Large-subunit ribosomal RNA, domain IV from a Deltaproteobacteria bacterium, 356 nucleotides, folded computationally. It matches the Rfam family "Bacterial large subunit ribosomal RNA".
Context: one part of a larger RNA
């Protein structure tokens, strides 16, 4: 010097990203406990008091256990009486001892106020335990049973020895109050008149070949058949089209003017849109400017709490806003407590170092 323990004057978080670590609290009994609340809780809230031992009540009490013995009959591992012995709280009164009596060990620190998530749970086996996942509850949607869906080439299996109060998928996430407007785009559902449209049907037409015919003898025309080509026309779903649907994917404006101080604009004008953001919330886990401004807390506060609203760029099941309880979650404040610190020091043990 390093590590592990122990003690420390005065101060007491001044340390630090942050009270990290340490200290403090700690058991049992009694008293006593606020806001808030879903009336369960919050609660071990908080905050106080007592505790060993001896004596007496009581030559060990209440209580527990229950021997000997006795009685009865239904006769037994029976019932009743009986109370010996053993055991044994809790309390009251008094007493003495020590610094100290849950005498060592083991055994909550507490309070206030916000954010997020309702909660108990689950998770990155080996850096993340969380505001992430799940969750009851809510909603939409599919599925009538050989169900939908999933696995398999198939047979078949699961779903389910279930049957719409069932099963699958998606979203949301207890509870309370609620969940506005837009169907133009995309998706889904419904519609079938019209347009478009595949295979297929259909075969017009053209072509090859050729009996035959014509011929200037070079060649030309060419029925049927065979082969080939393949036009009209008839052909579903889909798409176009018409409608519905947002707890489907999603979206939810701009400019200008106006009130008898000023400021602001209930009001008006105009352009665009499918419709222009309702309630509630708001410098927020969201606010760039920004340490916004005001208030609170501090001597002093880029954090925190309460307001304001100018929301760069909240907003309603990609849920909005609240919410008791809960949390090894994340902020801020206070009390207690302390070697975290001012600022160090000392002690013990283990290592390191030197020598053997």
């Nucleotide at each position: 010097c390093u590590c592990u323990g122990g003690u420390u004057a005065a101060g007491g978080a001044a340390c630090u990203c942050g009270g990290c670590a340490a200290a403090a609290u700690u058991g049992c009994c009694c008293c006593g406990u606020a806001a808030c609340u879903u009336c369960g809780g919050g609660a071990g809230a908080a905050g106080g008091g007592g505790c060993a031992c001896c004596u007496g009540c009581a030559c060990g009490u209440a209580g527990g256990u229950g021997a000997a013995g006795g009685c009865a009959c239904u006769c037994g591992c029976u019932g009743c009486c009986g109370g010996a012995g053993c055991u044994g709280a809790a309390g009251c009164a008094g007493g003495g001892c020590g610094c100290a009596g849950u005498g060592a060990a083991a055994a909550g620190g507490g309070g206030g106020u916000g954010g997020c998530g309702a909660c108990u749970g689950u998770u990155u086996a080996c850096u993340a335990a969380a505001a992430a996942c799940a969750u009851a509850g809510g909603a939409c949607u599919c599925u009538g049973c050989u169900a939908a869906g999933u696995c398999g080439c198939a047979a078949g299996a699961c779903a389910a020895u279930g049957u719409a109060u069932a099963g699958g998928g998606u979203c949301u996430g207890a509870c309370g109050c609620c969940u506005g407007c837009c169907c133009g785009g995309u998706g889904c559902c419904g519609g079938a008149a019209g347009g478009u449209u595949a295979a297929g049907g259909g075969g017009a037409u053209g072509u090859g070949u050729c009996a035959u015919c014509c011929u200037u003898c070079g060649g030309g025309a060419g029925a049927a058949g065979c082969a080939u080509u393949g036009a009209a026309c008839c052909g579903a779903a889909g798409c176009c089209c018409c409608g519905g649907u947002a707890a489907a994917c999603g979206g939810c404006g701009g400019c200008c003017g106006u009130a008898a101080c000023u400021a602001u604009a209930a009001c008006g004008g105009u352009c665009c849109u499918a419709a222009g953001g309702u309630a509630g919330c708001g410098a927020a886990a969201u606010u760039c400017c920004u340490u916004g401004u005001c208030g609170g807390g501090u001597a002093a506060g880029u954090u925190c709490c309460g307001a304001c609203c100018u929301g760069c760029a909240c907003g309603a099941a990609u849920g909005g806003c609240g919410u008791a309880a809960c949390g090894a979650c994340c902020g801020c404040c206070c009390c207690a407590c302390u070697g975290u610190c001012u600022c160090g020091a000392c002690c013990a043990g283990a290592g390191g170092c030197u020598c053997a």
NCBI's taxonomy places the organism under Bacteria, Pseudomonadati, Myxococcota, Myxococcia. It was read from a public genome assembly.